[in-house]
Context: one part of a larger RNA
């Protein structure tokens, strides 16, 4: 110089922890704003930079319920202070709530700048203060606006890609934008299926079935009848006739006619209803308001245990006991049913308020006849051109419609996958409907063959925070002394308020604030062995 062993430095890996995360259950909530939201600027404390709370009444104020000794927030010091005249705190219910922000008087480079009216100061000039002054809808009352995670409907709509290249196709009606709403939304009470048998509003699931089809029949798309299950609920108008009114036309001034508002009437396909004859006042639900008080917030009661031993500490050992409608969980100097909190369980109450009772306002019903009268019109359809249905123009029904036309009226229509006929269904062009469904910013409870600090959220910590970026926007790193600060009084080295050394505290200080554990690379030193 090489190796090895030993001490140490370094220097942050393992281990053990968790104060945050994920990812679900079950339950509430499902909205917030012109009575000024969301979000934000600035202030606000005895010092007060950050974070949290709060607003010129400012880490607060008031009132009533609850509690019963401390308290003045994360923050652990020092001063003043409050409090059994009941604070600090918890829970409900007011008050205050600066300025920007829909921001709304005007205006602006958001947290500012300057106004007008009325009123007071005041008589006037100024100035100051309270109040008001935007726009749209709407006769007027009063409505809108913004904000808000997913879920939902509606509009408008790509492209990578896939087809082993690409054009139809495909990703897909997806992503993106826009316009609405809700706690659900949409859908929905057959002009439906279906197939000689029947079913009877929707919606959702599991199956039918990767089937039948569609398809440069290619890559791919892809149903439905029926069947099982969830939950179940059905109505209302238009019209006809009647009647009331107001307009308008005519008149022979007596009326008649149209129009349009209102009430009654009636609402369906075995057609149904006006109408007209008969019967009846039935049955059934059932609003408001009154009782009623189940629930319901801080809260409150809440069983049962010692001794020996080891240790630094008992909850562990060992020996005898208890209590359990409480052996769920958490903490305490190790591992606790019986030491703290708590738990099973009971009990209590403001606000609010179920179930039920009363109450009756409103709502709903039948037989026969069938002369004439109604039953949703630029509407079914249909040509052209598109789009939607698994279905790509096909043989292409059905649905919706840009355009051009365009019926019937119950002896009527639409439908059954070209079209025709027999059959079978149903009755469009009007309109409401709960549950069963989707979804989680957010509350509370609980669970994990989820993570354990280079993991889990980007963030366990002053985190979307330091920091970049002109800007959209990017986006970190950073937990652990100890059971208790008991965080080193006093001495010494020193220039020293660095830094070490003693000494004291702890069980431990190689647990000393860079502090649990403390590996590796690196580095030193000592010593043995090689050269």
């Nucleotide at each position: 110089a090489g190796c090895g062993u030993a001490u140490g430095g370094g220097g942050a890996a393992u281990g053990c922890c968790u104060a945050g995360g994920c990812u679900c259950u079950c339950a509430g909530a499902g909205g917030c704003g012109a009575a000024g939201a969301a979000g934000g600027a600035c202030g606000u404390g005895a010092u007060a930079a950050g974070c949290u709370g709060c607003g010129a009444u400012a880490a607060g104020c008031u009132g009533u319920g609850g509690g019963g000794a401390g308290a003045g927030g994360c923050a652990c010091a020092u001063a003043c202070u409050c409090u059994u005249u009941g604070a600090u705190c918890c829970g409900c219910a007011g008050a205050u709530u600066u300025c920007c922000g829909a921001a709304u008087g005007g205006g602006g480079c958001a947290a500012c700048c300057c106004a007008c009216u009325a009123u007071a100061u005041u008589g006037a000039a100024g100035a100051u203060a309270u109040a008001g002054u935007a726009u749209c809808c709407g006769c007027a009352a009063g409505g809108a606006g913004g904000c808000a995670a997913a879920c939902c409907c509606g509009g408008a709509g790509a492209a990578c890609u896939g087809a082993a290249a690409c054009a139809u196709c495909u990703a897909a009606g997806u992503a993106c934008c826009c316009g609405g709403a809700g706690g659900a939304a949409g859908a929905g009470a057959a002009a439906a299926c279906a197939a000689a048998a029947g079913u009877g509003a929707u919606u959702g699931c599991g199956c039918u079935a990767g089937u039948a089809g569609c398809g440069g029949c290619g890559a791919g798309c892809g149903a439905a009848c029926g069947c099982g299950c969830a939950a179940u609920a059905g109505c209302c108008c238009a019209a006809a006739c009647c009647a009331g009114u107001a307009u308008u036309g005519u008149u022979a001034c007596g009326g008649c006619a149209a129009u349009g508002c209102u009430g009654g009437g009636g609402u369906u396909g075995u057609a149904g209803g006006a109408c007209c004859a008969c019967g009846a006042c039935a049955u059934u639900a059932g609003a408001a308001g009154c009782a009623g008080g189940a629930u319901g917030a801080a809260u409150u009661a809440g069983a049962a245990c010692a001794c020996u031993u080891u240790g630094g500490a008992a909850a562990g050992a060992g020996u005898g006991g208890c209590c359990a409608u409480a052996g769920a969980c958490g903490g305490u100097g190790a591992u606790a049913g019986c030491c703290c909190g708590g738990u099973a369980u009971a009990a209590g109450u403001a606000a609010a308020g179920a179930a039920u009772g009363u109450g009756g306002a409103u709502a709903u019903a039948g037989u026969g006849g069938u002369a004439u009268c109604c039953u949703g019109a630029g509407u079914a359809g249909u040509g052209c051109g598109g789009g939607g249905c698994a279905c790509g123009u096909g043989a292409a029904a059905c649905c919706c419609u840009g355009u051009a036309u365009g019926a019937a009226u119950c002896c009527g229509g639409c439908g059954g996958g070209a079209c025709c006929a027999u059959c079978c269904g149903c009755c469009a062009a009007g309109g409401c409907u709960a549950a069963a469904u989707a979804c989680u910013c957010c509350u509370g409870a609980g669970a994990g063959a989820c993570c354990g600090a280079u993991a889990g959220u980007g963030a366990a910590c002053u985190a979307g925070u330091a920091c970049c970026g002109u800007g959209a926007g990017g986006g970190a790193a950073a937990g652990g002394u100890g059971a208790a600060a008991a965080g080193a009084a006093c001495c010494c080295u020193g220039a020293a308020u660095a830094a070490g050394g003693g000494a004291g505290u702890g069980a431990a200080a190689u647990a000393g604030a860079u502090c649990c554990u403390g590996a590796a690379a690196c580095c030193a030193u000592a010593c043995g062995c090689u050269u």
This is a predicted structure of a 531-nucleotide part of an RNA (large-subunit ribosomal RNA, domain I).